[in-house]
RNA sequence: GGAGUCGGCUCGGCAGUCGCUGUGUUUGCGGCUCGGUAACUCACUUGUGUGUUGCCGGGCGAUUCGCGGAGGAAAGUCCGGGCUCCAUAGGGCAGGGCGCCAGGUAACGCCUGGGGGGCGUGAGCCUACGGAAAGUGCAACAGAAAGGAAACCGCCCGACUGUUCUUCGGAAUGAUCGGGUAAGGGUGAAAAGGUGCGGUAAGAGCGCACCGCGCAGCUGGUAACAGUCUGCGGCGAUGGUAAACCCCGUCCGGAGCAAGACCAAAUAGGGAUCCAAUGGCGUGGCCCGCGCUGGAUCCGGGUAGGUCGCUUGAGGUGCAUGGUGACAUGCAUCCCAGAUGAAUGACUGUCCCAGACAGAACCCGGCUUAUCGGCCGACUCCACUU
RNA sequence: UGGGGUGUAGCCAAGCGGUAAGGCAGCGGGUUUUGAUCCCGUCACGCGGAGGUUCGAAUCCUCCCACCCCAG
Numbered sequence: 001g002g003a004g005u006c007g008g009c010u011c012g013g014c015a016g017u018c019g020c021u022g023u024g025u026u027u028g029c030g031g032c033u034c035g036g037u038a039a040c041u042c043a044c045u046u047g048u049g050u051g052u053u054g055c056c057g058g059g060c061g062a063u064u065c066g067c068g069g070a071g072g073a074a075a076g077u078c079c080g081g082g083c084u085c086c087a088u089a090g091g092g093c094a095g096g097g098c099g100c101c102a103g104g105u106a107a108c109g110c111c112u113g114g115g116g117g118g119c120g121u122g123a124g125c126c127u128a129c130g131g132a133a134a135g136u137g138c139a140a141c142a143g144a145a146a147g148g149a150a151a152c153c154g155c156c157c158g159a160c161u162g163u164u165c166u167u168c169g170g171a172a173u174g175a176u177c178g179g180g181u182a183a184g185g186g187u188g189a190a191a192a193g194g195u196g197c198g199g200u201a202a203g204a205g206c207g208c209a210c211c212g213c214g215c216a217g218c219u220g221g222u223a224a225c226a227g228u229c230u231g232c233g234g235c236g237a238u239g240g241u242a243a244a245c246c247c248c249g250u251c252c253g254g255a256g257c258a259a260g261a262c263c264a265a266a267u268a269g270g271g272a273u274c275c276a277a278u279g280g281c282g283u284g285g286c287c288c289g290c291g292c293u294g295g296a297u298c299c300g301g302g303u304a305g306g307u308c309g310c311u312u313g314a315g316g317u318g319c320a321u322g323g324u325g326a327c328a329u330g331c332a333u334c335c336c337a338g339a340u341g342a343a344u345g346a347c348u349g350u351c352c353c354a355g356a357c358a359g360a361a362c363c364c365g366g367c368u369u370a371u372c373g374g375c376c377g378a379c380u381c382c383a384c385u386u
Numbered sequence: 387u388g389g390g391g392u393g394u395a396g397c398c399a400a401g402c403g404g405u406a407a408g409g410c411a412g413c414g415g416g417u418u419u420u421g422a423u424c425c426c427g428u429c430a431c432g433c434g435g436a437g438g439u440u441c442g443a444a445u446c447c448u449c450c451c452a453c454c455c456c457a458g
Stems, first nucleotide, its partner, number of pairs: 001382010012351007020069005027062001031060010042049003071357001075368002078366005083256004090288004095252005100114005115129001116127004130247002135245002137241002152185002154181006161174005193211006212235001213233005218227003260308004270299006279293004315334008352355001387457007396410003404441001412428005434450005
C1' cells in the first nucleotide's frame, strides 16, 4: 500500500423566527366552576329553603419564564416474561413447542463458553446437531434386483447336443438346461466397507496387512466428547428418510390494556317461543374439579361519556469486585415521550462529504427483516521497504 | 392497537411429497346464407417471493410480501 474478518459508536451541524405536546412556575381575576362561611332579600311549615353580594379554600382556562419530547430498528408480531381477569391455575386426556454439553437469565426457541460436523490460506464464519440395534410407513421413473433383496449382460463349473480342426489322446467355439459367483458392465439420489497381496473352477472378509467401522475397558474432561492407548469382533452386525407417523427427555391452563378497575348517564323487574336442576353459565379442545346460577333465540326499547390502568423500570450512567465470557454483586448518581384525531414540526440563512431505513400507543428481554454513509478499536493474508 | 384467515393461467378453482385435473374466457377450424348454440383442436411466463429439509417440494419447515375479515 492492497484485500479482508470481528466488535463498538453515530445518523446532517450551527443560528434565528413561529408553532405542537407533557410538566413545573410567576402574575392577575376586570373569566368560569365547586365547597365552606357571613350579611341582605323573598317564601312559608319559624328554622329551613330560594336568590344576590362579600370573604376563604380547591379546580379549570388564559398569561410570564423554564425544563423534557421517537428508534436502532419504534417494523414483523416470530418467541419469552411482567401486568390484568377468569380459581390460587389444580388432576387427567388430547394438542403444541423445543432437542449435542455446561452455564447465564424473571423467562426463552435468546445469549455465553465448549464439543462434533462443514467452509475458508488465515483472522474467522455456518450448523433444526436426541433416537433408524421399539414398531409402522415411504423411495415415482429407470433398473434383473430398492431392504434380512436380487443373476440382465458378464465370469466359472457340470450335463446334453451341434460345428470346425486334429498328431485320434483331445482342442476351440456355439445353442439349451442345471448350478456357482456381488469381482467387472449397465440403471439409479441410493446397489450392502476401501486398497493391496494371497486364495479359488470363477469369485467372495474366504484368509492376511494397512485404513475405516462397531463393542468393551483404560486415561483426560463437570459433561458433550477426545485418545498415534489396550482388548475383542470380519463387518449382510447396525443402509437412507423422524422439517413422515412415532419413541425418549423437557416445557406449555386460556385470553389479552378494545385486559381490567372506578365514577356517571339511560333503562324494564318488557313481550313471545323453547329447554331445564345427573341442567345452564363462567372464552379454555374434552373430562373431572372449582365458582356462580335458570338459560337460549326472536321482537320491542335505551345510551354520553369521563378518570385510572400510563410509565420509576428485571431502568440508565460511572466506578469497584468476582467470572474466559454471557452475567452477577456493591457503592455513588440521574429521572429520560406518555398522547387519545393522537405531539415531536414548519420557514429562513449558512456550512459540509448533501443526510439511508424509517414514527412510540401497557411495558420489558430477544430474534428476524429494512437501512445511504461516517468514525473508532482489535486481528488476518498478500506485496514492498528498513 | 390486538386477533384470525387466504394467495395455483385473464377469471373460478381441484390437487397437500413423485413433476399440475377441470370449467369459463382467448385463438384457429368445422357446422350455418350470416350470427348464436354445438363439435374438434390449440395457447399461456401459472403454484405470491427468498432460503432450507429431501433423491425429489405447489405440498414439509423458516423468514418476508400482498390482500381480506373480526373487535368496544
Two RNAs folded together computationally: RNase P RNA and transfer RNA, 458 nucleotides in total. Rfam match: Bacterial RNase P class A. The coordinates come from a structure-prediction model, not an experiment, and the mean pLDDT is 77.